[in-house]
RNA sequence: GGAGCGGGCCGGGCGGCCGCGGCUGAGUUUUGCUCAGGCGAGGAAAGUCCGGGCUCCGUAGGACAGGGUGGUGGGUAACGCCCACCGGCCGCGAGGCCCGGGCCAGUGCCACAGAAAACGAACCGCCGAACGGCGUCCUCACCGGCGUGCGUGGUAAGGGUGAAAAGGUGCGGUAAGAGCGCACCGCGGGGCCGGCGACGGUCCCGGCAUGGUAAACCCCACCCGGAGCAAGACCGAGCAGCGGGGAGGGCCUGUCCGGCCCGUCCGACCCGCGGGUAGGUCGCUGGAGGCGGCGGGUGACCGCCGUCCUAGAGAAAUGGUCGCCCCCGACAGAACCCGGCUUACAGGCCCGCUCCGUUU
RNA sequence: GCGCCCGUAGCUCAAUUGGAUAGAGUAUCGGGCUUCGAACCCGAGGGUUGCAGGUUCGAGUCCUGCCGGGCGUGCCA
Numbered sequence: 001g002g003a004g005c006g007g008g009c010c011g012g013g014c015g016g017c018c019g020c021g022g023c024u025g026a027g028u029u030u031u032g033c034u035c036a037g038g039c040g041a042g043g044a045a046a047g048u049c050c051g052g053g054c055u056c057c058g059u060a061g062g063a064c065a066g067g068g069u070g071g072u073g074g075g076u077a078a079c080g081c082c083c084a085c086c087g088g089c090c091g092c093g094a095g096g097c098c099c100g101g102g103c104c105a106g107u108g109c110c111a112c113a114g115a116a117a118a119c120g121a122a123c124c125g126c127c128g129a130a131c132g133g134c135g136u137c138c139u140c141a142c143c144g145g146c147g148u149g150c151g152u153g154g155u156a157a158g159g160g161u162g163a164a165a166a167g168g169u170g171c172g173g174u175a176a177g178a179g180c181g182c183a184c185c186g187c188g189g190g191g192c193c194g195g196c197g198a199c200g201g202u203c204c205c206g207g208c209a210u211g212g213u214a215a216a217c218c219c220c221a222c223c224c225g226g227a228g229c230a231a232g233a234c235c236g237a238g239c240a241g242c243g244g245g246g247a248g249g250g251c252c253u254g255u256c257c258g259g260c261c262c263g264u265c266c267g268a269c270c271c272g273c274g275g276g277u278a279g280g281u282c283g284c285u286g287g288a289g290g291c292g293g294c295g296g297g298u299g300a301c302c303g304c305c306g307u308c309c310u311a312g313a314g315a316a317a318u319g320g321u322c323g324c325c326c327c328c329g330a331c332a333g334a335a336c337c338c339g340g341c342u343u344a345c346a347g348g349c350c351c352g353c354u355c356c357g358u359u360u
Numbered sequence: 361g362c363g364c365c366c367g368u369a370g371c372u373c374a375a376u377u378g379g380a381u382a383g384a385g386u387a388u389c390g391g392g393c394u395u396c397g398a399a400c401c402c403g404a405g406g407g408u409u410g411c412a413g414g415u416u417c418g419a420g421u422c423c424u425g426c427c428g429g430g431c432g433u434g435c436c437a
Base pairs, nucleotide, nucleotide: 001356002355003354004353005352006351007350008349009348010347012325013324014323015322016321017320018319020040021039023037024036025035026034027033028032042331046342047341049340050339051338052337053336054228055227056226057225066224067223068222069221070220071085072084073083074082075081086100087098088097089096090095101219102218106217107216108213109212110211123159124158125155126154127153130152131151132150133148134147135146136145137144167185168184169183170182171181172180186208187206188205189204190203191202192201193200194199232282233281234280235279241273242272243271244270245269248262249261250260251259252258289308290307291306292305293304294303295302296301326329361433362432363431364430365429366428367427370386371385372384373383379417388404389403390402391401392400410426411425412424413423414422
């Protein structure tokens, strides 16, 4: 200098004016309005994919059904998340990826091709004269000899099919072959050593038939009660209902006269009651919280101390404009809260590491 | 907020318990018939099966994550 790997962080800045939503204070007033001060979106607020808090309902306990998770150990309130390690695969490397339990518990599937797709096979081949057949020789004939791989037979080296073919390579061996024997690799079992463990190393034994698929049914281990802030709690008009009183009650109307309306036991009007609608208040934001320091741990994370307060609406607030600067600004807007995952994202900063080239 | 479903040619639909070139109708284009057009007959093209990744020998179909669309349902009277 080039190429790359891993991790962390920022997400235009400053100022003026106008405006919007809560909060606090003051004034005015009693719906409210005005003024001042202070606060006011994110790393994903998103998708709603997991987990928990909270609230109500249900619930003696257990089992089944159903759903989920799936190497080991740890972290955590919990998780399908995170950390460390193990195993496999990829990369020269830094590193990255893996729904990573079990198919000799049972069942299913494996198209086409191929002989055969799994209780175990033989198409082309290879081998051979034991039996049968056929031919031939000797013989009258039988017996016997020789030949022949047609049938029965041995074999699984080689060819061929397939994604996959009954451990692989080599040597020996054999009629030809074959774990038939041996060496190495692989597989299974056992012992010892290391590790909490997954697992690793090593030695011995067994020649070793038990294909793949569980993101097929299923089996095993572990976890899970249901609903969701429109949860839920409190107050509560009006209408209807119930109980009691009740012959009057109300309007024009301030008074008198007069008029009108409702009603007189199926009850006008008055009082009360419960459930509870509209509506209002709470739930509501200070929390598994942020920042800094110290300590423990490889790490995720945990403990202690100090410090800070940082949206809380209910048709729903963050905007507009001007000036200056720069690299001319992406994805995107809270609605009960929190921990994760996933997805989107202009541009930029920092740290650690690897490989290649050059120079010293 | 909660629950559920769907995405295949321009349009409407198929595709057997995963099995090989993903098919029909209609539309489009070309030819025939006709004086011309329609209808009719013959033929052709047209698909990353919404996207990406994975499992498998093999994926439209199974799994995971996204994208888009649709449906149902709240309490009370």
About this RNA:
Predicted 3D model of RNase P RNA and transfer RNA as a complex of 437 nucleotides. The coordinates come from a structure-prediction model, not an experiment, and the mean pLDDT is 78.